A computed fold for a 1460-nucleotide RNA from an uncultured bacterium, annotated as small-subunit ribosomal RNA.
RNA sequence: UGAACGCUGGCGGCAUGCUUUACACAUGCAAGUCGAACGGCAGCAUGUUAUUUCUUCGGAAAUAAUGAUGGCGAGUGGCGGACGGGUGAGUAACACGUAGGAAUCUACCUAAAAGAGGGGGACGACCUAGGGAAACUUAGGCUAAUACCGCAUAAUAUCUACGGAUCAAAGCUGGGGAUCUUCGGACCUGGCGCUUUUAGAUGAGCCUGCGUCAGAUUAGCUUGUUGGUAGGGUAAUGGCCUACCAAGGCAACGAUCUGUAGCUGGUCUGAGAGGGUGACCAGCCACACUGGGACUGAGAUACGGCCCAGACUCCUACGGGAGGCAGCAGUGGGGAAUAUUGGACAAUGGGCGCAAGCCUGAUCCAGCAAUGCCGCGUGUGUGAAGAAGGCCUUCGGGUUGUAAAGCACUUUCAGUUAGGAAGAAGAGCAGUUGAUGAAUAAGCUUCUGCUUUGACGUGAAUUUCAAAAGAAGCACCGGCUAACUCUGUGCCAGCAGCCGCGGUAAUACAGAGGGUGCAAGCGUUAAUCGGAAUUACUGGGCGUAAAGAGCAUGUAGGCGGAUGCUUAAGUCAAAUGUGAAAGCCUCGGGCUCAACCUGAGAACUGCAUUUGAUACUGGGUGUCUAGAGUGUAGUAGAGGAAAGUGGAAUUUCCGGUGUAGCGGUGGAAUGCGUAGAUAUCGGAAGGAUAUCAGUGGCGAAAGCGACUUUCUGGACUAAUACUGACGCUGAGAUGCGAAAGCGUGGGGAGCAAACAGGAUUAGAUACCCUGGUAGUCCACGCCGUAAACGAUGAGAACUAGCUGUUGGAAUUUAUUUUCAGUGGCGAAGCUAACGCGUUAAGUUCUCCGCCUGGGGAGUACGGCCGCAAGGCUAAAACUCAAAGGAAUUGACGGGACCCGCACAAGCGGUGGAGCAUGUGGGUUAAUUCGAUGAUACGCGAAAAACCUUACCUACCCUUGAAAUCCCUGGAAUCCUUCGUUAUGGAAGGAGUGCCUUCGGGAACCAGGUGACAGGUGCUGCAUGGCUGUCGUCAGCUCGUGUCGUGAGAUGUUGGGUUAAGUCCCAUAACGAGCGCAACCCCUAUCCUUUGUUGCCAGCGCGUCAUGGCGGGGACUCUAAGGAGACUGCCGGUAAGAAGCCGGAGGAAGGCGGGGACGAUGUCAAGUCAUCAUGGCCCUUACGGGUAGGGCUGCACACGUGCUACAAUGGACAGUACAACGGGUUGCCAAACCGCGAGGUGGAGCGAAUCCCUUAAAGCUGUUCUCAGUCCGGAUUGGAGUCUGCAACUCGACUCCAUGAAGUCGGAAUCGCUAGUAAUCGCGGAUCAGAAUGCCGCGGUGAAUACGUUCCCGGGUCUUGUACACACCGCCCGUCACACCAUGGGAGUGGGUUGUACCAGAAGCAGGUAGACAAACCUUCGGGAAGUCGCCUAUCACGGUAUGAUUCAUGACUGGGGUGA
Repeated sequence: UGAACGCUGGCGGCAUGCUUUACACAUGCAAGUCGAACGGCAGCAUGUUAUUUCUUCGGAAAUAAUGAUGGCGAGUGGCGGACGGGUGAGUAACACGUAGGAAUCUACCUAAAAGAGGGGGACGACCUAGGGAAACUUAGGCUAAUACCGCAUAAUAUCUACGGAUCAAAGCUGGGGAUCUUCGGACCUGGCGCUUUUAGAUGAGCCUGCGUCAGAUUAGCUUGUUGGUAGGGUAAUGGCCUACCAAGGCAACGAUCUGUAGCUGGUCUGAGAGGGUGACCAGCCACACUGGGACUGAGAUACGGCCCAGACUCCUACGGGAGGCAGCAGUGGGGAAUAUUGGACAAUGGGCGCAAGCCUGAUCCAGCAAUGCCGCGUGUGUGAAGAAGGCCUUCGGGUUGUAAAGCACUUUCAGUUAGGAAGAAGAGCAGUUGAUGAAUAAGCUUCUGCUUUGACGUGAAUUUCAAAAGAAGCACCGGCUAACUCUGUGCCAGCAGCCGCGGUAAUACAGAGGGUGCAAGCGUUAAUCGGAAUUACUGGGCGUAAAGAGCAUGUAGGCGGAUGCUUAAGUCAAAUGUGAAAGCCUCGGGCUCAACCUGAGAACUGCAUUUGAUACUGGGUGUCUAGAGUGUAGUAGAGGAAAGUGGAAUUUCCGGUGUAGCGGUGGAAUGCGUAGAUAUCGGAAGGAUAUCAGUGGCGAAAGCGACUUUCUGGACUAAUACUGACGCUGAGAUGCGAAAGCGUGGGGAGCAAACAGGAUUAGAUACCCUGGUAGUCCACGCCGUAAACGAUGAGAACUAGCUGUUGGAAUUUAUUUUCAGUGGCGAAGCUAACGCGUUAAGUUCUCCGCCUGGGGAGUACGGCCGCAAGGCUAAAACUCAAAGGAAUUGACGGGACCCGCACAAGCGGUGGAGCAUGUGGGUUAAUUCGAUGAUACGCGAAAAACCUUACCUACCCUUGAAAUCCCUGGAAUCCUUCGUUAUGGAAGGAGUGCCUUCGGGAACCAGGUGACAGGUGCUGCAUGGCUGUCGUCAGCUCGUGUCGUGAGAUGUUGGGUUAAGUCCCAUAACGAGCGCAACCCCUAUCCUUUGUUGCCAGCGCGUCAUGGCGGGGACUCUAAGGAGACUGCCGGUAAGAAGCCGGAGGAAGGCGGGGACGAUGUCAAGUCAUCAUGGCCCUUACGGGUAGGGCUGCACACGUGCUACAAUGGACAGUACAACGGGUUGCCAAACCGCGAGGUGGAGCGAAUCCCUUAAAGCUGUUCUCAGUCCGGAUUGGAGUCUGCAACUCGACUCCAUGAAGUCGGAAUCGCUAGUAAUCGCGGAUCAGAAUGCCGCGGUGAAUACGUUCCCGGGUCUUGUACACACCGCCCGUCACACCAUGGGAGUGGGUUGUACCAGAAGCAGGUAGACAAACCUUCGGGAAGUCGCCUAUCACGGUAUGAUUCAUGACUGGGGUGA
C1' cells in the first nucleotide's frame, strides 16, 4: 500500500473493497413525466339511470347503459432521455495542464422592448379488410390539438445593388361585477404557456504560446502536401472541401517510424532537489459488443435511440426475427485476490408538472470483510509459606514469581431494563399583512394557529441490574538486532534477508522452559521511495580501480579582452489578473478523546499583463591594444617531397689465381665441394646507411638518420611598425595514420612467416643448425587498426626552489640575467595509496570525448564502410557475489650473505645369503589393541609356555573379584573328607580373641536387600598430563615514543663480529621480557681433609709365592671441600671498538670434552590401552571367574639387526692387561663327578672385605695355503642338562652326527670429524626360565675435510607474486556427460502496417429521362416545393498481388553459462 497468504481474533467510530478477461452474461431494477396541450377511455374507483335477485325492509348485491366524476393503459403532442451513473480499451494528441485569443452557438433561467389577428388541410389512436409462427406490417375509412401549413402585421432582426426586399406566434387554466350570448361563452382580471429582438448568465465549439515517456540498431518525411486566388461548406475561422496557380512545408533544439501510456489537482517517499504513482474524492478527455453512418435536437455523431456490416448468444413454423450490465445488485470464467440479486426517497440533488405529486440502484442508509486508520477493553490494590507444578542445576540452589491461590475493591466495554434528543427544512388547511387587480374573488407574499412527513432504528447519548464475571495472540531470541538455556537430531532432517548454521556436546535445525518486541493483531510475500554522492542540477569521476577518440584541420553549436553611448531580450522589483474545490500547513470549532468532520487564514515556489531598475549577460553602434595575426632581421633542426651521387660490408652471377675440404654446433648432422667449393683478386646487381649518436634535435601524431641540389611546412629569438578581438573548443564532417595484410605492375642482395631437412627430446608440429617461398624494396590504389602509452584531450591564467642539457638574445663577461624546449630532484597542495609536483595528477575558467559491478562481449542481430581479411556502431537472455586498484604481513620462487656429516674428501655399512626381530599382506574360531613420510616398523613390550591377556572356544556367577551404607547371624581362622578338567559346590570337626563406664564398641567372616560397583567399550577431532618433530635452529615478543588514513612499520634494519638478536659502532628510537650464554652434574690438573674393607714407598715379621701380618699416609684410590681459564699477558690486524690471528705460560686456550636443560609457535602430530577426565554406550553383560587355544600360525613384500662369505683369517697350545656394575626367594668359592650343559658340595658375603670374575681382541708359537675349503654355520636326526605345576603347539643350553645358502652383493641408500669411526669383549634392567634387542662399561684405535659450484635442511636481507588450506598453492584450454538461456537455419504459423488494384452495405450530398404527389399559387392544363425509385461521387467490411516490421515455432548447427 485498493494488497494477498499463514496463525490468531473482544468492542466501537471513520474510511475502503475486480489492480487480473474493455471476458461472456440468466433474472430484477437503474428515465421518465405532464389529463392545467389533444382525441379519447382498455383497466380501477365513484356517481346517475334501468333491470333482476336477496332482505333483518334500513338497505345490499349482480347485470346493462352512461366519460358524468376521480383518474388513466395505449396513442397524438410538449419537455427530459446530450444530465446523473460506469469504465480507461484507444489516444504521445491542442488529448491534458497553464496562460492567452477571435470568427461563433447556447433549450430551460434573468432583465428589457414589442407582439400573440384571421384561416386551412391532414396524420395517429380508433374502425374495416388482409399478410405473418413471431417481430411486425399492407390497404381503405373517421377524427382532435400548444402537431402541421399558408395569409395578415413587422423592427433595434436578416439580406442589400442602399432604391428596397424578406421573416413570427397557441393556446390552456383560476376567479369574476356590469353588459351581451347560439348558454358553450364573449368580456374583465390573475397565472402558466407562445412569437420576434436585444442584453446577461450558464454551457459548448474553434485558434495560439509554453509544458507533457522511451528508442537513432527509426534519418530523412510530405502531394491536399505548404501557400495564394475564387467558390462551396459550417453556428463559426481554416485545404475543412473543390478548381486553378506557385513549389513549397517539417527535421539533429530529433521530423517520420516503432514501443508504451488516459491527463491533471493530487498521492507515497525524500532535508531538499528529485524519484515512483495517478485506487478512493474532484476537474477534463475518450469509450459504450467490434467497425462505419447519419437522423432528431438548443445540444449527440447519442451506454439503457436508429440504420448497415461483422463476431457471438437466444427464439423460430427455417421464411425470418431479437439482444448488448465498462449503471446497481447478481452469475459463470480468469485470478494470490476484492462484498448484498438489501432498505428508503426521510435528507441532499436531478427530470416532468401550476401544484399535489410521480420517477430517481444519483444519493442517503443498512449488510459482508481486522482491508486500513483511530479509540477502548480483556481488571485494580494487597499478597512470601517465595506453595504446587514446569524448566535448569555446580545438587547448595536458581527461575517461572507478587505471578497464582487467598483477601479487599471497581464495573469501562459486551449483556440486560427503562424512558427517550437531533438529523424536519417544508407541505396542507384556517386566519392574517402587503402589492397586483374594478374586486371583500383568484393566485403570490408576511405572520399566527392546527394537522402532518424518519429508510437508518431493537440507532446515539442517559439510565437500571448482576458478576471478575464474557474477551490474547503472533513473531523473534548467532551478528546486523532487543532477547539463552536444556533435550532431540547428526552435512540427515532442516534453516537462511546478507554473512552463513547442521558431519555426536548446535544460544543458527525441531521441541521445551525462560526471555525480547509488537499487540486485536502479529509475521511472510509482492511493490515503491529512502539510505545510494550507486546517473552526482543541488552532488561523482576518467595516470594505475570502469573511463581521454591514434592525431590534426574545421562546420553547426557552446564560451569569449578593455572602454563609451544606446536598447531593455535575459535578469531584478512592484502592482493587477489567474493559479477550481478538496488535500498539505497554521489558528480555531464539533463528535467524552482521536481518527473523522468543519470555519478562517496561509500556501499553491507557476503563467500572463502593466509599470519601473540597468550592475551583469545579450542586441546595436563607436573607440582601444595587453589576446590573435602580419611585416623586418636572424637562428637551429634525422620536418616533408622529388631528382641525382657516394663509400664500407654481405651475397649471387661473370672472369682470373688456386686445391681439398668448407660450413655449422654445447656436441653433431643435414647442406656445399674434384662438374673445382671455402680462400683470394677484378667487375655487375639489389637493399640498408656503422662511427658521429647524446633521458640530443625536428614533427600534430604515426614517425624522421650517408651526401648534394631543387621545391616546401612549421618553430624560436631580438627590435620595432601595422591590423584591431580577427579568439578558444569543436557534435557531425574531412585529411593524415606503424606493422601486418590485399590488388596491379616492377624488383628481389641480405633477412625471413609458411614449408623441407638435420639435431635435441619420452615426444619437440619449438628453442639450435642447413636451406627456403610469400613478404620486406619501388610505383599506383586499398585497408584504418596497435601496450597508436606520458596507459595523463585541447586552450588560458595563477602557485617555492635546486640542478643538468638543446637553440637563441642581452650586457655589468658572471658561480649573471632572460625567452623557448628537453631531463632529474623537490616545497605547498593533491592523491585510496603508489606517486604528481611551473612539461601538475596543485588552484581556477571554457569546450569536446568517455565511464557507471564481473562474466556473457567489444560478441549476436541490424546498418554503414571494405576486393577480401575485417573495421565502425553495438545489445539482450542467462549467470556470479564478487571482479578490480594500491599498499601490508607472511609463505613461496629468484638474487645476496651465512650455517649444518648438507655436499665434497674419507672410513665402515645396508640393499644380494642364512637366521633373529618388527611391520604389511593374506590366513584364522581368535591370530587382542595401538603406532603408519621425515617424526610408524629390535616402536608401546626393561622380556606372550600357564599367568601376563585385553582376543577365540567351552562352562559357570549376577550387589558381583575389590569400595561405601543398611539388616540378620557368626569372632576371625584353621583342619579333614567327598566331588569337578577347573573355578564353584557339599559334609564334618577344631576354635571363642581385643577394648569396655558391662549398655556395648572396633575389626573380620557368611547370608540378604537396594542404592551402587565394574567396563583395556567409543570419541586423542571434547580434554588434562606426558611425548615426538622443526631444533639447541637463533629466534619470538612487549611498554612508551615516532611514522603511516589504515593493515602495519620502527625498535629487531645498516657496517663489522660471533656458535649465538654474541658483542661493538651507527641509528627516531629508548628500554624490557622469553630464548642464547652462565649458574647444575660427569670428566681432564693440582691442593686440603679422610685413611677401612682400599693403598704400600720407606721400616720390621712371615711365605716357594701373594699387603698375608705389625705398622705407615708418602703414592694410587676413595669422597667431601677448594684452586684453576678470564682473550688475563705479549705481538699483529681491525675503526685507538667488538673481535680475529699468532705466541708465551699452563694439566687444560679461546664454548677444554661430554650431559642435563628445548623460547613464541607448527603438525586438530601421538597417546581415552600408564594415569586422570567431559559426554555417549553395556548392566544375568560390552561386567566377573575357570580350562584349553591364540597373540609364535605363512605363496609373499618391506624395515632394523646378528652371523658370514675367510689368510689383517680359521683351528690348536701357551701367556698379559680393564672398567661400569649386580648379589640373601640371592651371588655362590674351594674340592669332587661329568667330554659338556651341568651336578654334588657347602666355606665366605646384605659386600672398596666374599662371590659373579678365566675379560676379549692383543702377544708368543704350531698348523691350514685359496678350496664352497680345517671358511660358513642354517637345517635335520639322535642323546641330554636346567628352569618351571607344566617345555606338544611354544623355552634356553650341551654333546654326537648332518653341513644349506653364501666367494663381498643392481638401481639405490645409511652412519661417522677424535679417544670419534671401526673392532674387541664385560656388566645391568626385565626375569622362575628365556637377547643377535635395549641401557651402560672399558680395551685396541684410524682415515679425511681442497672447498661451498651443486643435492637436502635452516637463518638474515632484498625482489616478484594472480599464493594466504600459503607452490603438495593457484590455475588455462580441448574432449566426455547433464542442464539452462541464446545466435544462424530449408521453412511454417500469427499480429501490425505500406503500396497498387478489385469490390462497395447503410447513410449523406449531387443528378434524374421512371413512379407518386394533402395544405401554397394557378390561366385548372399545370407549376413550385416534395416522396419513392434509379444513377454518380465518397466510404466501412471484404478480396487479390507485392513489400515492410514484429512475435512464436523449426530438423540441424554455432558459440556461451553452470555442474560434486
The coordinates come from a structure-prediction model, not an experiment, and the mean pLDDT is 84.